[in-house]
Context: one part of a larger RNA
RNA sequence: GAACGAACGCUGGCAGCGUGGAUUAGGCAUGCAAGUCGAACGUGAACCCUGAGUGUAGCAAUACAUUUGGGGGGACAGUGGCGAAAGGGAGAGUAACGCGUGGGCAAUCUACCUUUGAGUUUGGGAUAACCCCGCGAAAGCGGGGCUAAUACCGGAUAUGAUCGGUUUAUCGCAUGGUAGUCUGAUCAAAGAUGGGGACCUUCGGGCCUGUCGCUUGAAGAGGAGCCCGCGUCCUAUCAGCUUGUUGGUGAGGUUACGGCUCACCAAGGCUUACGGGUAGCUGGUCUGAGAGGAUGGUCAGCCACACUGGGACUGAGACACUGCCCAGACUCCUACGGGAGGCUGCAGUCGAGGAUCAUUCGCAAUGCGCGAAAGCGUGACGAUGCGACGCUGCGUGGAGGAUGAAGACCUUCGGGUCGUAAACUCCUGUCAUUCGGGAACAAUGGCGGCAGGGUGAAUAAUCCUGUCGUUUGAUAGUACCGGAAGAGGAAGCCACGGCUAACUCUGUGCCAGCAGCCGCGGUAAUACAGAGGUGGCGAGCGUUGUUC
Numbered sequence: 001g002a003a004c005g006a007a008c009g010c011u012g013g014c015a016g017c018g019u020g021g022a023u024u025a026g027g028c029a030u031g032c033a034a035g036u037c038g039a040a041c042g043u044g045a046a047c048c049c050u051g052a053g054u055g056u057a058g059c060a061a062u063a064c065a066u067u068u069g070g071g072g073g074g075a076c077a078g079u080g081g082c083g084a085a086a087g088g089g090a091g092a093g094u095a096a097c098g099c100g101u102g103g104g105c106a107a108u109c110u111a112c113c114u115u116u117g118a119g120u121u122u123g124g125g126a127u128a129a130c131c132c133c134g135c136g137a138a139a140g141c142g143g144g145g146c147u148a149a150u151a152c153c154g155g156a157u158a159u160g161a162u163c164g165g166u167u168u169a170u171c172g173c174a175u176g177g178u179a180g181u182c183u184g185a186u187c188a189a190a191g192a193u194g195g196g197g198a199c200c201u202u203c204g205g206g207c208c209u210g211u212c213g214c215u216u217g218a219a220g221a222g223g224a225g226c227c228c229g230c231g232u233c234c235u236a237u238c239a240g241c242u243u244g245u246u247g248g249u250g251a252g253g254u255u256a257c258g259g260c261u262c263a264c265c266a267a268g269g270c271u272u273a274c275g276g277g278u279a280g281c282u283g284g285u286c287u288g289a290g291a292g293g294a295u296g297g298u299c300a301g302c303c304a305c306a307c308u309g310g311g312a313c314u315g316a317g318a319c320a321c322u323g324c325c326c327a328g329a330c331u332c333c334u335a336c337g338g339g340a341g342g343c344u345g346c347a348g349u350c351g352a353g354g355a356u357c358a359u360u361c362g363c364a365a366u367g368c369g370c371g372a373a374a375g376c377g378u379g380a381c382g383a384u385g386c387g388a389c390g391c392u393g394c395g396u397g398g399a400g401g402a403u404g405a406a407g408a409c410c411u412u413c414g415g416g417u418c419g420u421a422a423a424c425u426c427c428u429g430u431c432a433u434u435c436g437g438g439a440a441c442a443a444u445g446g447c448g449g450c451a452g453g454g455u456g457a458a459u460a461a462u463c464c465u466g467u468c469g470u471u472u473g474a475u476a477g478u479a480c481c482g483g484a485a486g487a488g489g490a491a492g493c494c495a496c497g498g499c500u501a502a503c504u505c506u507g508u509g510c511c512a513g514c515a516g517c518c519g520c521g522g523u524a525a526u527a528c529a530g531a532g533g534u535g536g537c538g539a540g541c542g543u544u545g546u547u548c
Base pairs, nucleotide, nucleotide: 001548002547003546004545006544007543008542009541010540013394014393015392016391017390018389019387020386026350027349028348030347031346032345035082036081037080040079041078047072048071049070050069051068052067053066054065055064056063057062089305091303098232099231100230101229102228103227104226105225108224109223110222113220114219115218116217117216118215119214120213121155122154123153124152130145131144132143133142134141135140160187161186162185163184164183165182167180168179169178170177171176191212192211193210194209195208196207199206200205233277234276235275240270241269242268245267246266247265248264249263250262251261252260280302281301282300283299284295285294286293287292307328308327309326310325311324330341331340332339333338358384360383361382362381366380367378368377369376370375397427398426399425400424407418408417409416410415431489433485434484435483437481438480442475445471446470447469448468449467450466451465452464453463454462455461492537493536494535495534496533497518498517499516503532504531505530506529507528513520514519
C1' cells in the first nucleotide's frame, strides 16, 4: 500500500447492487417448512332438490315439525398409486480413491423421460374404512362381523427376456466377447375415462373409436455404483507396522469385481509405512510485476453429517434431516401402570461471545411434487424489512459580493490571518420533505368462441396450430414521468518533531501525560493539554485484529 463475513471509538443525508451467527455440531417455547390424485377404490357428514306418511294450526289452500324413499352434493377419515432419496441446512467427522484430474468396467444397476417393437387373456380369496364388544388416564391396542379396487394370489399365452446345453462364424484383453442355429427350464399384465352411426343386449353393457394407464423387450438420455495412474498440510523428540494381515483354492454374498465374508492351504504384505497433531476438497478469493505466499465466507461442483451410538426395513434409488427399531443422555406428560420429543429447514428464544437481521408478504414469476386437466402444495424461490457491513453513484447549493464588517487568534502595536468566507443581492431545485396528477416491465399461461390440420365410419370426441374475447401481480399505486412550494432538512473524523502533507500562542514543569519506531516532558515544549491556524480524507474518519 492492498484486502476483510470483521469488531471498537467519534460522526452520520439519500439511492442502487451485494452481504450478515466466523464462537457452543450448546439447549430450544410457538407457528409454518411434503404433499397430491375422486379420470384406481369402497364409503359418505353438512347442505340442496323432490316423492310419501304422521302430528299441530286453519273452513280450506297452505304453513310448521317429524319419520322415511329417491336424486344431487361432496367435508373428514380409510384402501391404493406416485412423491416423500429432490429441494433446504450446517462443516462435526474425514489426511481418505474424500477431493481434483485423466482413464477403465469383457465386473454393473437405473423409477420418471425420449425413440421403437410385441402384448393387455382367464379365474379366486381376503382386508381397511364401517358396525358391534372389550382393555387403557393417555398414546394406542385386541376380538367378532360386512365390503371394493390399477391392493393381493392362482392358471393361460411369450414377440421376447433370464439361466443352461449344443454347434457355426468372427474378434480378442487370460477366464472369454459379439452375432447366429438347434434345444431344455423359468418368468407377464389392470384397468380408468370421453364420444358414437349401424348391429347385438340380461338395458348394466357388448361393439367401434379417442385419451391416459398396465405388462414385456431393444436403444438412448440423464443418474448412480465400482476400479486404477498422478496430485493433495505439519511432525522422526513417532522406526518399525500388519494376522483377514498378503496371496491361492473353494464356497457364500452383492446390481457388480474383490478377504467383502467364511473354510482350508501357503507365509506373506507395507516402509515416510505405523503413530500423533491439524483440516471438509475444488472452481475460485486476496495479495504480488511475476514466481510465489495466504485462504476456501457468499455463489457453483463433489463429499460427509442430521440429539449420541448401532441396525436394518420399504423402495428404481436410503441404511433415509421433519420414516422405523434398539441402547444412551436430556426435556415434557402421567391416573405412576406407561407414554411423547429431536430447528446443523424459515423466522424466533435462552446461553456463551468483541460480534452477525423479521416469530414479515406472496405462490404473480422461475423451478419441483402430484394430477388427463382445471388446480393443489412448496419458509425452494420471488419480494419487502433491519444493520454505513462492503462496493458504487449523488447531495449538503450556484453566481455576484471589500467598508477586506463584527468577532476570534497572532503581533515588531504599524498591522497580519481566518476571508469572498459571512452579511447582503440575484438565481437553481438534484436528493430529502409536503401537496396534487399520470403510471409500469416483470404475463407466460388458463378459460371460452371461431378457422385450419391429424386420428376417426363420423359434421361426435380428442389432440395440434392460428386468431378473437375474457381472466391471473406479492412486490405496488411502488419504480418511473409531469406539476407546485421553499436554501430551506443534510459534515464530520484524524493529524500537524522526523519518517510524513501540515505552526504559532497559552497552560503545565521528568508532574500530568504522549508514543508505530526514533523518542518528547526537569520554566521560553512546533512532540503533553487547550485555543487559533494549517494539512489529509470525506458520509465517513481513525483504532484494533488477520493475510499478502

Record summary:
A computed fold for a 548-nucleotide part of an RNA from a metagenome, annotated as small-subunit ribosomal RNA, 5' domain. The full RNA is in RNAcentral, with records from SILVA. The coordinates come from a structure-prediction model, not an experiment, and the mean pLDDT is 85.